[in-house]
Context: one part of a larger RNA
């Protein structure tokens, strides 16, 4: 070295199970609730099933009746209208005794007066009060025949018996209740669903449309959870036009008057001002003032800018009517760039056209207007939140936790410079501030292999390597007298403890030791062991949450897979 056999498990990112953690899906399911929307159940009222009597109240209709109607004036409590010159009563007499006539008397009228209206008497009628009847409504009391009857009494049926069951009669209730239908409420009891995206993993936070500057690389455009700021309007004058004016600052002078009030002169030259952020502009002013006004118009629009579409922007000119100006002219809002929202639906005392045989109308069409923090702002619905460790499916190393890799801010260890400490003296020993590295043990960052699985802390066992050396060995310096130290250089051969507590690594402590080193090896080692911790399902506490539940909070409990194919390793035998 080769082979066989017997062993061991370091590797084959070994096998097993389309990862259960994490994320994603306009996936699923279970659960919760003050998510949304329904439904059951419960409940309110109307009607039906549903009949009778009475009382009270009330409304209407009809009939009767009246201690019936008050401005002022007027005898005085004038309802209205019309007719109207007489009407009514008492006594006596006569008579043809339903009554009529006459005399006398009384009352009220006519008249007068007042007043808008005049009274006796008659008719109709309004209002008020009262009464009767009918109808309706509300409340109450009662009745029995509808209807009900769990329980009670009695009888019967079935039967040997009859607790039970069924039937009937009593009895009780009673137009209620029950039931049906319509309707308002309540309603996780039940059901169906929703519960956004971006994101240096996800969650939490933040953001989502529009404007300005920078990033932006001298045309335009250009990303990031890049750096800075704003908007979701205002203004009937802060619009139009004609005319006029020039700001701010500094210096000098000047009563109160000062750093700054108002006045004068000079200098600089836009630094002022512009309704509101920034940028660009503006003195011929787009800035400031005054007069007159409504172009903050209607119908259009050559031609362009910008642009995936939709949408956006500029615009001379033409027609009509208008404002200012002597006129030329200017004016279709505002110095420009933000001040916003598609479609459907709906509204308008709007305008025009149309109307299914005809005339209308409903409806429709076009134009003009109103209604969305549809702000997740190209807007899924008019209408929607959560939990899951009881979970499930499809996927992802497109994306996190372990390990690796990259990086090295942090970390560890060096070096340079030398202010200063060290009595004196920078460097025996230290070394501010500042600078340069090495390493790849910490915490991070990145998300490159792995989610059709790379098992995760600590312990045990077995180790192996580095040296930035804890001991042992050899040296230099010393602020080295000796001893003991400090510091640096060389050196990895060998060694580097046992215990209490804790799951602990670590650490504190106890007792030793020459010393009780620091690290790498998938924070070495679970197809070698363990399973105390972490990290499933059960349960308790605290805290949070309305709740389902949650918690790098605590606590008790909790399945670790007989057979080695290859490489590797050990032993034996043979060649």
């Nucleotide at each position: 070295c080769u082979a066989a056999c017997a062993u061991c498990u370091g590797g084959a990112c070994a096998a097993a199970a389309a990862g259960a953690c994490c994320c994603c899906a306009u996936g699923a399911a279970g659960c919760u609730u003050u998510a949304c929307u329904a439904c059951a159940a419960c409940u309110u009222g109307g009607c039906a099933c549903u009949g009778g009597u009475c009382u009270u109240a009330u409304a209407u209709a009809u009939g009767g009746a009246a201690u019936u109607g008050u401005u002022u004036a007027g005898g005085a409590u004038a309802g209205g209208u019309g007719g109207g010159a007489g009407u009514u009563c008492c006594c006596u007499c006569a008579u043809u005794u339903a009554g009529u006539g006459a005399u006398g008397g009384a009352a009220c009228g006519u008249c007068a007066g007042u007043g808008a209206a005049a009274u006796a008497c008659c008719a109709c009628u309004c209002g008020u009060u009262u009464u009767a009847u009918a109808u309706g409504u509300a409340a109450g009391a009662c009745c029995u025949u509808a209807c009900u009857u769990a329980g009670g009494u009695u009888a019967g049926a079935u039967g040997c018996a009859a607790a039970c069951u069924c039937u009937a009669a009593c009895a009780a209730g009673g137009a209620c209740a029950c039931u049906g239908u319509c309707u308002g409420g309540c309603g996780g009891g039940u059901a169906g669903u929703u519960u956004a995206a971006c994101u240096g993993g996800g969650g939490a936070g933040g953001u989502u449309g529009c404007u300005u500057g920078c990033u932006a690389a001298a045309g335009u455009g250009u990303a990031a959870c890049g750096c800075a700021a704003g908007c979701g309007c205002g203004c009937a004058a802060u619009g139009g036009u004609a005319c006029u004016c020039u700001u701010a600052g500094c210096c000098u002078g000047g009563a109160u008057g000062g750093a700054a009030a108002u006045c004068a002169g000079g200098c600089u030259g836009u630094a002022c001002g512009u309704g509101c952020a920034a940028u660009a502009g503006c003195a011929u002013a787009u800035g400031a003032g005054u007069g007159c006004u409504u172009a903050a118009c209607u119908g259009u629009g050559a031609g362009g800018c910008a642009u995936a579409c939709a949408g956006g922007c500029c615009g001379a000119g033409c027609a009509g009517a208008u404002g200012c100006g002597a006129a030329a002219g200017c004016a279709g809002g505002u110095u420009a760039u933000a001040g916003u929202g598609a479609u459907c639906c709906u509204c308008g005392u709007g305008c025009a056209c149309u109307u299914u045989g005809u005339g209308g109308a409903a409806g429709g069409u076009g134009c003009c207007g109103g209604g969305c923090u549809u702000a997740u702002c190209g807007g899924a619905u008019a209408a929607a939140a959560g939990c899951u460790a009881c979970u499930c499916u499809g996927g992802g190393g497109a994306u996190a936790a372990c390990a690796g890799a990259g990086u090295c801010a942090u970390c560890a260890c060096g070096c340079c410079u030398a202010a200063g400490c060290g009595u004196c003296c920078c460097u025996a020993g230290c070394g501010u501030c500042g600078g340069c590295g090495u390493g790849g043990u910490u915490u991070g960052c990145u998300a490159c292999c792995u989610c059709g699985a790379u098992g995760u802390c600590g312990g045990c066992u077995c180790a192996u390597c580095g040296c930035a050396u804890c001991c042992u060995g050899g040296g230099g310096g010393u602020g080295a007298a000796g001893a003991a130290g400090c510091u640096c250089c060389c050196a990895a051969g060998g060694g580097u403890u046992u215990g209490u507590c804790u799951g602990u690594u670590c650490g504190c402590c106890a007792a030793u030791u020459a010393a009780a080193g620091c690290g790498g090896u998938a924070c070495g080692c679970g197809a070698g062991c363990u399973g105390g911790g972490u990290u499933c399902a059960g349960a308790c506490c605290g805290u949070c949450g309305u709740g389902a539940g949650a918690c790098a909070g605590g606590u008790c409990g909790g399945c670790c897979u007989c057979u080695a194919u290859c490489c590797g390793a050990u032993g034996u035998u043979a060649g």
A computed fold for a 575-nucleotide part of an RNA from an uncultured bacterium, annotated as large-subunit ribosomal RNA, domain V.
Its mean pLDDT, the model's own confidence on a scale to 100, is 82.